This is a predicted structure of a 73-nucleotide RNA (transfer RNA) from Erysipelotrichaceae bacterium MTC7. Rfam family: tRNA. Its family is annotated with triplet codon-amino acid adaptor activity in the Gene Ontology.
[in-house]
RNA sequence: GCGGUCGUGGUGAAGCGGUUAACACAGCGGGUUGUGGUCCCGUCAUGCGAGGGUUCAAAUCCCUUCGGUCGCC
Numbered sequence: 001g002c003g004g005u006c007g008u009g010g011u012g013a014a015g016c017g018g019u020u021a022a023c024a025c026a027g028c029g030g031g032u033u034g035u036g037g038u039c040c041c042g043u044c045a046u047g048c049g050a051g052g053g054u055u056c057a058a059a060u061c062c063c064u065u066c067g068g069u070c071g072c073c
Stems, first nucleotide, its partner, number of pairs: 001072007010025003018056001027043005049065005
């Protein structure tokens, strides 16, 4: 330099054009308990790497770009 692949809340991770972006763990509050744990209920989080484009509508399609990773040279 060329090509592939990945990039979603604190962490892991669904979603592949149409409501409110699941779920689990963690955090926080409460219930239960003599305390803690387990279990149960609720809640939270600047979450779609960035910028453009297409569309009535984009995390999802296209372009550019940044970062990780793999291969080739």